A computed fold for a 536-nucleotide part of an RNA from a termite gut metagenome, annotated as large-subunit ribosomal RNA, domain I.
Context: one part of a larger RNA
RNA sequence: GGUUUAAGGUGGAUGCCUUGGCGUAUCAAGGCGAAGAAGGCCGUGGCAAGCUGCGAAAAGCGACGGGGAGUAGCAAACAUACAGAGAACCGUUGAUAGCCGAAUGGGGUAACCCAACAGGUGAGAGCCUGUUAUCCGUAGUUGAAUAAAUAGGUUACGGAAGCGAAACUGGGGGAAGUGAACCAUCUAAGUACCCCGGGAAGAGAAAUCAAAAGAGAUUCCGGAAGUAGCGGCGAGCGAAACCGGAAGAGCCCAAACCGCUUAAAAAGCGGGGUUGAAGGACCGCGACAUCUUGGCAGUCAUGAUAGGAGAACGGCUUGGGAAAGCCGGCGAGAGAGGGUGAAAGCCCCGUAUCCGAAAUUAUGGCUGUUAGGUAGCGGGAUCCUGAGUACGGCGGGGCACGAGGAACCCCGCCGGAAGCCGGGUCGACCACGAUCCAAGGCUAAAUACUAGAUACGACCGAUAGCGCAGAAGUACCGUGAGGGAAAGGCGAAAAGCCAGCGAGGGGAGUGAAAAAGAACCUGAAACCGUAAACCC
Numbered sequence: 001g002g003u004u005u006a007a008g009g010u011g012g013a014u015g016c017c018u019u020g021g022c023g024u025a026u027c028a029a030g031g032c033g034a035a036g037a038a039g040g041c042c043g044u045g046g047c048a049a050g051c052u053g054c055g056a057a058a059a060g061c062g063a064c065g066g067g068g069a070g071u072a073g074c075a076a077a078c079a080u081a082c083a084g085a086g087a088a089c090c091g092u093u094g095a096u097a098g099c100c101g102a103a104u105g106g107g108g109u110a111a112c113c114c115a116a117c118a119g120g121u122g123a124g125a126g127c128c129u130g131u132u133a134u135c136c137g138u139a140g141u142u143g144a145a146u147a148a149a150u151a152g153g154u155u156a157c158g159g160a161a162g163c164g165a166a167a168c169u170g171g172g173g174g175a176a177g178u179g180a181a182c183c184a185u186c187u188a189a190g191u192a193c194c195c196c197g198g199g200a201a202g203a204g205a206a207a208u209c210a211a212a213a214g215a216g217a218u219u220c221c222g223g224a225a226g227u228a229g230c231g232g233c234g235a236g237c238g239a240a241a242c243c244g245g246a247a248g249a250g251c252c253c254a255a256a257c258c259g260c261u262u263a264a265a266a267a268g269c270g271g272g273g274u275u276g277a278a279g280g281a282c283c284g285c286g287a288c289a290u291c292u293u294g295g296c297a298g299u300c301a302u303g304a305u306a307g308g309a310g311a312a313c314g315g316c317u318u319g320g321g322a323a324a325g326c327c328g329g330c331g332a333g334a335g336a337g338g339g340u341g342a343a344a345g346c347c348c349c350g351u352a353u354c355c356g357a358a359a360u361u362a363u364g365g366c367u368g369u370u371a372g373g374u375a376g377c378g379g380g381a382u383c384c385u386g387a388g389u390a391c392g393g394c395g396g397g398g399c400a401c402g403a404g405g406a407a408c409c410c411c412g413c414c415g416g417a418a419g420c421c422g423g424g425u426c427g428a429c430c431a432c433g434a435u436c437c438a439a440g441g442c443u444a445a446a447u448a449c450u451a452g453a454u455a456c457g458a459c460c461g462a463u464a465g466c467g468c469a470g471a472a473g474u475a476c477c478g479u480g481a482g483g484g485a486a487a488g489g490c491g492a493a494a495a496g497c498c499a500g501c502g503a504g505g506g507g508a509g510u511g512a513a514a515a516a517g518a519a520c521c522u523g524a525a526a527c528c529g530u531a532a533a534c535c536c
Stems, first nucleotide, its partner, number of pairs: 001535006008528002015521001016489002020460002022457006029450002031163002039100003042055003046078001050074002061094006070082003105114003115132007134160009168198006179186001183232001208215002219246005229237002250442003253386001257271004276420001278385004282379004291373015307355003313328005329346002337349003391415008401427001422437005476483002496520001498506001
């Protein structure tokens, strides 16, 4: 120096555990904000550093419900208090709610500095309360150059702003990597990303499809179908009709005409009217019935936001401990689950089942009220039925469709109709035929998503599972945008002892165990020394 063995040290693997995560389903909600949000700063406790709560009325105040013996958060102890005259705790509704922050009186290096006006109060210095940003709309008022006027100023009232789920959705903009084994058309992709909007959005009541038969708004799902097609016919992209389902709902203007208004017109307002078997105006006849939607109020039902009731067990043995074993019982609409000194239907919490709201609130029904809406028959002379529109050319875009035979839809520029004896569509175009009525608007539901709650899991179990099971978006790093950890376990119960203090031992006691003693369950290996045997 090494090998082996033994008992240790160190170390924290493994096993077991779970307060935390992850996923799925369902439900509810889909907003908050100048009545000052989200998010912060600073305070606030008897002692108070952190977290939590709260706001100078500060771990809280009032009312109404629930609750029922303890209580003053995490968090032990001390001190001091509260509580059957009902505390704590939970729910609903109120009060208070510093400063910053859209931040809004002015300023500003956020949480600070400095005002003005009015009212109140005080001898006064002062103090208290309220108001004072900007833009838009409406109504007033004032009012230049400049006569009328207008611009501008100003006052009142109403509105806006900012934040929000890394989701969903509509719209306005809009890449590249990549793929094509290169690359340019193409693809990626109308994706990522930026902006504006919604609780859902968007779409939507046929100028639609279809095909000789017909359907009858839109949306979503399953098929049709990886079909028809598109495509350097490469890579790749990729329908629709129709069928089966979910849901189901239809409406309002403009115009003609009449009236008001006007000196007259235009504009405006009221009536009228809303469609393609054309309809309406207009003329004639007839009717006064019925229905529906929204707002508000009441009432009822069912839910939400606290809760309540809830069956049935004893003995012996082992043991530190019984829920284990043995003996004998009981309940079950309850043998889901968790806890209790080990393994409990009957010990505790629960579970099945049933019940419950003073207050706030959701949905639906009914009633009342209010505001609105709605119908027929005949005639066919005249009038109306969405114009710089449809459409064409050129240039683009969208349609599964890349200019193609390219219809259809949208945009820019230039042209530019018919107008009911009218017009669009039916994939160039024409005829015949069929079908529909553009150039105005609104519209629940079925659909998408999930910050929240609940339940569940052939999901994880501390290098896993969220980055975070501990004061985690913390410590720490970075000028900053930003990056971003580690870290769980004594015991059934602290029963957590003894030195002036610290470290390490020792003894006694507690405990089933202290080789469970806080660097605390189990306690692997590397590594370290100790002892013995053997080898060099």

Its mean pLDDT, the model's own confidence on a scale to 100, is 82.